[in-house]
RNA sequence: GGGGUGUUGGUGUAGUCGGUUAACACGCCGCCCUCUCAAGGCGGAGACCACGGGUUCAAGUCCCGUACACCCUG
Numbered sequence: 001g002g003g004g005u006g007u008u009g010g011u012g013u014a015g016u017c018g019g020u021u022a023a024c025a026c027g028c029c030g031c032c033c034u035c036u037c038a039a040g041g042c043g044g045a046g047a048c049c050a051c052g053g054g055u056u057c058a059a060g061u062c063c064c065g066u067a068c069a070c071c072c073u074g
Stems, first nucleotide, its partner, number of pairs: 001073007010026004019057001028044005050066005
């Protein structure tokens, strides 16, 4: 240089054939329980999906470019 895969809360992941404003676990915050802590129970905050465009009535999902990570290859 060429090719492929991936990028979604703080972390790890899910998200069907594009369909109505994103789910789960851990973590975090509050309350309950406890003599206290942990465990347990209840509730809550937190991502508009790497960035920029395009297609579409509608995009996390499709297309193009860029950036980064990993893999294959000259």